RNA sequence: GCCGGGGUAGCUCAGUGGUUAGAGCGAGCGCUUCAUAAGCGUUAGGUCGUGGGUUCGAUCCCCACCCUCGGCA
Numbered sequence: 001g002c003c004g005g006g007g008u009a010g011c012u013c014a015g016u017g018g019u020u021a022g023a024g025c026g027a028g029c030g031c032u033u034c035a036u037a038a039g040c041g042u043u044a045g046g047u048c049g050u051g052g053g054u055u056c057g058a059u060c061c062c063c064a065c066c067c068u069c070g071g072c073a
Stems, first nucleotide, its partner, number of pairs: 001072007010025004018056001027043005049065005
């Protein structure tokens, strides 16, 4: 330099043009316990990598760039 995968909650990931962006783990609070753990309930937490474009509407499609992983040279 070229080709391809990935970037979404603190972590691991799902989602895929229309709605409220979700799950598990983790965190806070409550119930339970003498207490802790476990269990149950509940709450908070997101500029969906950045900037543009298409569209009535974009996390999703297109372009450029950034980061990361792999391959080729």
Transfer RNA from Candidatus Wildermuthbacteria bacterium RIFCSPHIGHO2_01_FULL_47_27, 73 nucleotides, folded computationally. The RNAcentral record of the sequence draws on ENA. Its mean pLDDT, the model's own confidence on a scale to 100, is 82. Rfam family: tRNA. Rfam classes the family as a transfer RNA. The same sequence occurs in records of 3 taxa. The source organism's lineage runs through Bacteria, Bacteria candidate phyla and Candidatus Wildermuthiibacteriota.